[in-house]
RNA sequence: GGGGUUCUUUGCGAUCGUCGCCGGUGGGUCGGCUUCGGGCGACCCACGGGAGGAAGGUCCGGGCAUCGACGGGCAGGAUGGUCGAUAACGUCGACCGGGAGGCGACUCCCGGGACAGUGCCACAGAGAACAGUCCGCCGGACUCCGUCCGGCAAGGGUGCAACGGUGAGGUAAGAGCUCACCGGGACGGCGGUGACGUCGUCCGUCUCGGUAAACCCCAUCCGAUGCAAGGCAAACGGGAGCCGCGGGACCCCAGUCCCCCGGAGAGGCCCGCUCCGCGAGCUCCAGGUGACCGCUCGAACCGCGCGGCAACGCGCGGUCUAGAUGAAUGACGAUCUCCGCCAGCGGCGGAAACAGAACCCGGCUUACCGAAGAACCCUCGCC
RNA sequence: GUCCCCGUCGUCUAGCCUGGUCCAGGACACUGGCUUUUCAAGCCAGCGACGCCGGUUCGAAUCCGGCCGGGGACG
Numbered sequence: 001g002g003g004g005u006u007c008u009u010u011g012c013g014a015u016c017g018u019c020g021c022c023g024g025u026g027g028g029u030c031g032g033c034u035u036c037g038g039g040c041g042a043c044c045c046a047c048g049g050g051a052g053g054a055a056g057g058u059c060c061g062g063g064c065a066u067c068g069a070c071g072g073g074c075a076g077g078a079u080g081g082u083c084g085a086u087a088a089c090g091u092c093g094a095c096c097g098g099g100a101g102g103c104g105a106c107u108c109c110c111g112g113g114a115c116a117g118u119g120c121c122a123c124a125g126a127g128a129a130c131a132g133u134c135c136g137c138c139g140g141a142c143u144c145c146g147u148c149c150g151g152c153a154a155g156g157g158u159g160c161a162a163c164g165g166u167g168a169g170g171u172a173a174g175a176g177c178u179c180a181c182c183g184g185g186a187c188g189g190c191g192g193u194g195a196c197g198u199c200g201u202c203c204g205u206c207u208c209g210g211u212a213a214a215c216c217c218c219a220u221c222c223g224a225u226g227c228a229a230g231g232c233a234a235a236c237g238g239g240a241g242c243c244g245c246g247g248g249a250c251c252c253c254a255g256u257c258c259c260c261c262g263g264a265g266a267g268g269c270c271c272g273c274u275c276c277g278c279g280a281g282c283u284c285c286a287g288g289u290g291a292c293c294g295c296u297c298g299a300a301c302c303g304c305g306c307g308g309c310a311a312c313g314c315g316c317g318g319u320c321u322a323g324a325u326g327a328a329u330g331a332c333g334a335u336c337u338c339c340g341c342c343a344g345c346g347g348c349g350g351a352a353a354c355a356g357a358a359c360c361c362g363g364c365u366u367a368c369c370g371a372a373g374a375a376c377c378c379u380c381g382c383c
Numbered sequence: 384g385u386c387c388c389c390g391u392c393g394u395c396u397a398g399c400c401u402g403g404u405c406c407a408g409g410a411c412a413c414u415g416g417c418u419u420u421u422c423a424a425g426c427c428a429g430c431g432a433c434g435c436c437g438g439u440u441c442g443a444a445u446c447c448g449g450c451c452g453g454g455g456a457c458g
Base pairs, nucleotide, nucleotide: 001379002378003377004376005375006374007373008372009371010370013336014335015334016333017332018331019330021050022049024047025046026045027044028043029042030041031040033038052354056365057364059363060362061361062360063359064226065225066224067223071271072270073269074268076222077221078220079219080218081095082094083093084092085091096111097110098109099108100107101106112217113216117215118214119211120210121209134156135155136152137151138150139149140148141147142146164182165181166180167179168178169177183206184203185202186201187200188199189198190197191196230293231292232290233289238285239284240283241282242281243279244260246259247258248257249256250255261277262276263275264274265273300319301318302317303316304315305314306313307312337351338350339349340348341347342346384457385456386455387454388453389452390451393411394410395409396408403441413429414428415427416426417425434450435449436448437447438446
């Protein structure tokens, strides 16, 4: 110098001016109201604020709010190596085991259980899971170019997959039949919080495929609904349902308590539970209006320090940073910067992607023009 | 805005839950031929699809994930 890997930052350049839009704070004028404290509406003035890294998808998790029910069980759903982070997660970090790619830096994928049970494995193939013999190999018999009986599971063939692998011995031929190594299993020691690693001993009585993004089993977690939740105000004052002169205790009446019965009340179901049983009783179902609240100060952001490999946590200091409701966040001009074209003074043109808040956060995922920085790897050249 | 559902020939659909004999079946439509003087009807033959991209699996229309498109409910 060239090529590459990972991580981080940024994102329609910067400044000024004019005219608008949305909402906030303060002030003024006018008009109603007033319990004389104020408050409401219209207009005007001043000040400061006004889209994103994904605001998208709505795929997960939480906050918040309501459900009279938040208790238990069944059903249902989700997750799945280990340890940690966190409000929580299916997210993130570090590590472990297996596999794939790259010379390398590094990247990608998988990860409870298939001796608890059930199902499935098309075609081909003898056989697809209590094994078995199509071609073969070996022995024997016979009516001897062949047939039958027996042995074998090495070789061939089929298939995604064929009942440990390689080699040697052994044998009629063979076979964990025997042995060595690899693989597998059991036990123990050591290291590690752990997943696991490593070492030693023993086991051939080491036969037992794949599939759980098939049912299922195990462990852990999950109540439901979502700001159109819900509250408030004003208005309407509606519709539906339910009904013991039961028993017992407190000496009796009244009243209270307990039990039984009946009715009503969930948004998967059941139990438990709550309310009522003739009182101006209880329960359920609503409909539609609003310029109001919820509504933006929050697991917030920025800087520094400390702890931790990291995710992240703690402490100190500073900042206030959109809240619309047919829905604002724009247009124009000037100067500078950068790029391209023209031979120059100078002039002309351009500054581009994906996309736009709607209760708020943490993630995931998808879309995307570029630019900058740091660390590391490969290669070439020079000293 | 929130929450759900669905995508198969030109059209309407079966198959999906329980993966294979599915290079996906049927009806109508379309094309060619036969029949008829001609048309229709009828008969024979043909054309024609799993929204897209990954994954699981020996094997995916079917199972899982992500996008794309369409529809519905709630004031």

This is a predicted complex of two RNAs, RNase P RNA and transfer RNA, with 458 nucleotides together. Rfam match: Bacterial RNase P class A.